[in-house]
RNAcentral holds the sequence, with entries from ENA and SILVA. Predicted 3D model of a 1560-nucleotide RNA (small-subunit ribosomal RNA) from Enterococcus faecalis. It matches the Rfam family "Bacterial small subunit ribosomal RNA".

RNA sequence: UAUUAUGAGAGUUUGAUCCUGGCUCAGGACGAACGCUGGCGGCGUGCCUAAUACAUGCAAGUCGAACGCUUCUUUCCUCCCGAGUGCUUGCACUCAAUUGGAAAGAGGAGUGGCGGACGGGUGAGUAACACGUGGGUAACCUACCCAUCAGAGGGGGAUAACACUUGGAAACAGGUGCUAAUACCGCAUAACAGUUUAUGCCGCAUGGCAUAAGAGUGAAAGGCGCUUUCGGGUGUCGCUGAUGGAUGGACCCGCGGUGCAUUAGCUAGUUGGUGAGGUAACGGCUCACCAAGGCCACGAUGCAUAGCCGACCUGAGAGGGUGAUCGGCCACACUGGGACUGAGACACGGCCCAGACUCCUACGGGAGGCAGCAGUAGGGAAUUUUCGGCAAUGGGGGAAACCCUGACCGAGCAACGCCGCGUGAAGGAAGAAGGUUUUCGGAUUGUAAACUUCUGUUAUAAAGGAAGAACGGCGGCUACAGGAAAUGGUAGCCGAGUGACGGUACUUUAUUAGAAAGCCACGGCUAACUACGUGCCAGCAGCCGCGGUAAUACGUAGGUGGCAAGCGUUAUCCGGAUUUAUUGGGCGUAAAGCGAGCGCAGGCGGUUUUUUAAGUCUGAUGUGAAAGCCCUCGGCUUAACCGAGGAAGUGCAUCGGAAACUGGGAAACUUGAGUGCAGAAGAGGACAGUGGAACUCCAUGUGUAGCGGUGAAAUGCGUAGAUAUAUGGAAGAACACCAGUGGCGAAGGCGGCUGUCUGGUCUGUAACUGACGCUGAGGCUCGAAAGCAUGGGUAGCGAACAGGAUUAGAUACCCUGGUAGUCCAUGCCGUAAACGAUGAAUGCUAGGUGUUGGAGGGUUUCCGCCCUUCAGUGCCGCAGCUAACGCAUUAAGCAUUCCGCCUGGGGAGUACGACCGCAAGGUUGAAACUCAAAGGAAUUGACGGGGGCCCGCACAAGCGGUGGAGCAUGUGGUUUAAUUCGAAGCAACGCGAAGAACCUUACCAGGUCUUGACAUCCUUUGACCACUCUAGAGAUAGAGCUUUCCCUUCGGGGACAAAGUGACAGGUGGUGCAUGGUUGUCGUCAGCUCGUGUCGUGAGAUGUUGGGUUAAGUCCCGCAACGAGCGCAACCCUUAUUGUUAGUUGCCAUCAUUUAGUUGGGCACUCUAGCGAGACUGCCGGUGACAAACCGGAGGAAGGUGGGGAUGACGUCAAAUCAUCAUGCCCCUUAUGACCUGGGCUACACACGUGCUACAAUGGAUGGUACAACGAGUUGCGAGACCGCGAGGUCAAGCUAAUCUCUUAAAGCCAUUCUCAGUUCGGACUGUAGGCUGCAACUCGCCUACACGAAGUCGGAAUCGCUAGUAAUCGCGGAUCAGCACGCCGCGGUGAAUACGUUCCCGGGCCUUGUACACACCGCCCGUCACACCAUGAGAGUCGGGAACACCCGAAGUCCGUAGCCUAACCGCAAGGGGGGCGCGGCCGAAGGUGGGUUCGAUAAUUGGGGUGAAGUCGUAACAAGGUAGCCGUAUCGGAAGGUGCGGCUGGAUCACCUCCUUU
Repeated sequence: UAUUAUGAGAGUUUGAUCCUGGCUCAGGACGAACGCUGGCGGCGUGCCUAAUACAUGCAAGUCGAACGCUUCUUUCCUCCCGAGUGCUUGCACUCAAUUGGAAAGAGGAGUGGCGGACGGGUGAGUAACACGUGGGUAACCUACCCAUCAGAGGGGGAUAACACUUGGAAACAGGUGCUAAUACCGCAUAACAGUUUAUGCCGCAUGGCAUAAGAGUGAAAGGCGCUUUCGGGUGUCGCUGAUGGAUGGACCCGCGGUGCAUUAGCUAGUUGGUGAGGUAACGGCUCACCAAGGCCACGAUGCAUAGCCGACCUGAGAGGGUGAUCGGCCACACUGGGACUGAGACACGGCCCAGACUCCUACGGGAGGCAGCAGUAGGGAAUUUUCGGCAAUGGGGGAAACCCUGACCGAGCAACGCCGCGUGAAGGAAGAAGGUUUUCGGAUUGUAAACUUCUGUUAUAAAGGAAGAACGGCGGCUACAGGAAAUGGUAGCCGAGUGACGGUACUUUAUUAGAAAGCCACGGCUAACUACGUGCCAGCAGCCGCGGUAAUACGUAGGUGGCAAGCGUUAUCCGGAUUUAUUGGGCGUAAAGCGAGCGCAGGCGGUUUUUUAAGUCUGAUGUGAAAGCCCUCGGCUUAACCGAGGAAGUGCAUCGGAAACUGGGAAACUUGAGUGCAGAAGAGGACAGUGGAACUCCAUGUGUAGCGGUGAAAUGCGUAGAUAUAUGGAAGAACACCAGUGGCGAAGGCGGCUGUCUGGUCUGUAACUGACGCUGAGGCUCGAAAGCAUGGGUAGCGAACAGGAUUAGAUACCCUGGUAGUCCAUGCCGUAAACGAUGAAUGCUAGGUGUUGGAGGGUUUCCGCCCUUCAGUGCCGCAGCUAACGCAUUAAGCAUUCCGCCUGGGGAGUACGACCGCAAGGUUGAAACUCAAAGGAAUUGACGGGGGCCCGCACAAGCGGUGGAGCAUGUGGUUUAAUUCGAAGCAACGCGAAGAACCUUACCAGGUCUUGACAUCCUUUGACCACUCUAGAGAUAGAGCUUUCCCUUCGGGGACAAAGUGACAGGUGGUGCAUGGUUGUCGUCAGCUCGUGUCGUGAGAUGUUGGGUUAAGUCCCGCAACGAGCGCAACCCUUAUUGUUAGUUGCCAUCAUUUAGUUGGGCACUCUAGCGAGACUGCCGGUGACAAACCGGAGGAAGGUGGGGAUGACGUCAAAUCAUCAUGCCCCUUAUGACCUGGGCUACACACGUGCUACAAUGGAUGGUACAACGAGUUGCGAGACCGCGAGGUCAAGCUAAUCUCUUAAAGCCAUUCUCAGUUCGGACUGUAGGCUGCAACUCGCCUACACGAAGUCGGAAUCGCUAGUAAUCGCGGAUCAGCACGCCGCGGUGAAUACGUUCCCGGGCCUUGUACACACCGCCCGUCACACCAUGAGAGUCGGGAACACCCGAAGUCCGUAGCCUAACCGCAAGGGGGGCGCGGCCGAAGGUGGGUUCGAUAAUUGGGGUGAAGUCGUAACAAGGUAGCCGUAUCGGAAGGUGCGGCUGGAUCACCUCCUUU
């Protein structure tokens, strides 16, 4: 520079929102396991746990071309003898045995060589130069292999095997005798090696290289071929020395990768030196002596955990996790120790010793080591065949053939993983049957199936059939080098021969859709829904959560979705999680700034010049194994898999280059910092002195009965004289006013005045130094109050305590006392809401306005005023920031440096440990367990024993009641066979019920019916009905009597009834918490919303708030709002006035007439009922803002919505009603249905609600007399007449109603009487006699007459209604109804009182404030106690493990020593010596033993707190001013929350004041 690749979120805290923050999910992975299921093939993978124990077999041998012996077989020779044959005596031949020997083959053990140090397994140990990476060795070794040079001469003595023999059960051991070698031992030869000396050259310190000289050191004359003149020659394989290489190893160093500091100090061969020993080699590696060092906060030491890496998984990456398979390294081989051999080991399939375990045993003694391949047992959730073959690749031995090889190649088992294929394809609608569901129409399963046509992958059968095989060796041929030749060697070609897998891959043929689909899910996240069953049960659940009778969430079914020979679950890892944040977070209030300062280390650091090149940048070189990842290409039909090439491997090292920046060195500078000089302010600190006011006490005087205290009281003080007052005195503590978001200090904190000593700050100046600075882990110092120690002091106040109150209680709040303490001195403690909940420092970034301390300038006689500028201290405010609140030059803005701190809530600032403290306690500081939240800010409501404004018969002012009595009526309760059911604060209770004797009626008892009392359909028959008699309580049953429907196109149809049949009817049975509809209530309160716009991240806000006003969100003004809707008002009805029209059944002024508007007449009036008018703050005055509006007035019948009614917004109360009705679901079906008779709903110790009548003189009684309105009436109202005291009865006119009737209204008025009494009040109760209705009046109706004549003398606490034609009072009508009204609904008559006013009670509206409430205060919520369960701390102890230490004992063994014994090679003067071995001794030393400590774990009587748990107990601490504001620290007290004292904080409401600020 170019190219490529490259990041997803969701659920869950809330009524809702934003944020913080945790939990959970979707993805990928896996040596996996489990559940259900399972066709095939390819390629991989397969004890993760007990490095637990192992039966059995195999896993390392080979070489006869190193050697001797021995067995067998074959062949040959020889010796010897026998037999036979041919036959000539003898010769030849054959066979068997014998002696010796040779050759070939096979076997056995042994000597010897090489290999058993590789290959294979495992991961226990190891935190280490073990590993990785890069270097070093001038401090090293290396068998076999390669290259070069040189050599291989001449001797000797043994020994195994073997034979004989001894001991032993065996393993094995010993003795005597013989023997070979490529076994062993001397000697000669030799420098290119080692050593000593000398010289030269070189290097990086020690040193290295070359040359010369001196002493010592080697071999197999071997094996096998060919050849030979037998002397040898030659080839090859071996052998020796030296050098170099290669390979493999050893040692050293830099750097890197882990948790705990509740592990802080560790170290005695330790650190270094000198010398010696040892090693392949350096080195305390070892030893002697000397010195006193070495490591560590950049984490030593200790403990815990762990094999390391290439890589693998994940991730956008940075990272995080892992270290199976494959590869590299390390470590280990039953546990521990040790050496031997060897090139290499301190050795997996070797040795010795100790220990544990197993086995054999003749009890004396022996044997063993699967963490090789298979396999077994055990453990475990869990991991395979006691397979085939050396055909290939590789290894060992051999000259080779060949042998060995559980390395390896293959097969087997396992869906354990990855990849591929299949289980069919096309057509096929009567959309079959069946299933499921249904609104019964259908829908769906579903082209799915059946059926038709086709294919044959795989599977099955048969046939064919590879590649993997190349070499080596053998036979043949050719060429080349060398050689005298031969043998031999090298290279090429040809031929024969070699396959476990395996008759496998693959190919072909044949036949049949035949043999081959499951698993999970379906509330949201998350793709996919219905039915039934169940009924907070059974169960589900990853999180939220589902299930209490209509469950898409449980179980089943149908359907659907997803994946698919698999699918789910579980475990683990990464991701998502920017939730440890380097990339890439935070700390005012969410978790988080140390209480404050000083300061070592560390980190960071002003300007200029120069130098260096450590950091930095850049180029090159080396390395970063292979495999893997990535790219390209290739091979298996494809893929997985495999092969080839490339890239990459961001790293390390070395050599160059650059010099901006950082660092180092040098030299300067002045602006950071400091000093000097001149001034300034101050409750800065320490000590000493001193002053006045007040309180208390003491003394005295005056004085007398109270004082004190509270919401009210009491305790207390006082006649022994208090309180009060006056004078004098004493003592202690604190310093009014000034005083101020004023001053000073690092913080804590500091306040009368004076003095002494002393720290810091600010301003001006620019003389001096010249970066001297900032921060600051540890460390040190200071640090309110409370508290502790010692000694003083003690006036007031005052924990504890005592008493009095309050209270259910009151361990409190209130009161009276009162001790520690508060004060001083000295010493501790070290914590607070130690707060600005805001670490320190530096720089930058609009302003405005106060105030404190300076300086400069202007103006000014003075007082002052203005401008500029430093340093503080406040408020408002822009940009910016913030989740928001808010911060905003005093930052929470923009940046830099350094420190501290946070990572969900609880457990817990607790336990244990450590340090500090006299103690109280402080600092540091977890885990188990448990929850899905905890939290911040803001929003809307609701609430407050918060505030403001306003309204209402809400209070007040009045009038009349209720509560007391009797009765009526309803309810509760009780009773009952039943007393049917519902309604339950207001808003149930004269309510449903506008009327229970039967009926109603739903309840109870008894008697009956079962397709039913009622509906539809089907079949048959026929009119039905009605009537009579008998039985019965009746329903009902029986008998009889009577009758024969309508229409017709004559086919039939319709209505009704009876019988039969089954579908069904029926239910006042349940659920009003499944519902519709209807209704109540807040409330006729003035509210409730929307569109657009604007503001806010958002919930939301604005509008709708504010100033006025109204009955009103009514209207006006203002305003980021402008409009609109539902409500308000109006429109509607009625009433009040009037005009007009119309006059019958209404009316009658005028004219006649009558007993009478009776009649003629009239429609003026009244009245009736249609249409109109009228009232709108329209007019005037005032107030108000020139508004809306209000006040007053005029006119008017009516005046400010004229009065009344209807009309009830959004919503609240799971309000009421399944019994008005309708209705889902459930339940009953000879009964929970239906019918009948009787009873009950009317009961009655009691309690409550609503009424009536009263208690009397504003009255009762009697007599007379006047005036209504609304209504109702033919199954009716009923005039009138007569009868009855009366209720009523008999006869009966009129009226379907402005005509007739109910219908005399009553209170009132006029008289009379009663005279304050339980009465001439009151009328209950009761008796008698009647009336009416009705089948029926007993349970259980109403009325009448007569008689009887109860309680009651105005009603406790409490409580209700009403503001004008109202209350109060008086009667009348109606509905229901056969009858029954004190109730209900209407009507008119008479007709008041009071309202100052909004403090209070209740309810409501608006604004505002606090909130931990939102099921919304009937809320939320704290602690003890009791019960159950869980984890945990302490605990007399007990048990077990780990690592050390001290001492004892001391195996094997190396090393050292050696007086004893033994001894082949060499020397020897033959005595011996040298050397070696055994024995013995010593150092070290494993296991073991003893001991006291340390540490970890388990367990334990008991005990402490903690957590969790639908409905336990006690209180009510917190949230509102939470009813005593709360909280923090500390002390003390109390069943408990907690209370109180002292100091602090606001994270306190409300009111007032002060100061500052904003706007006008």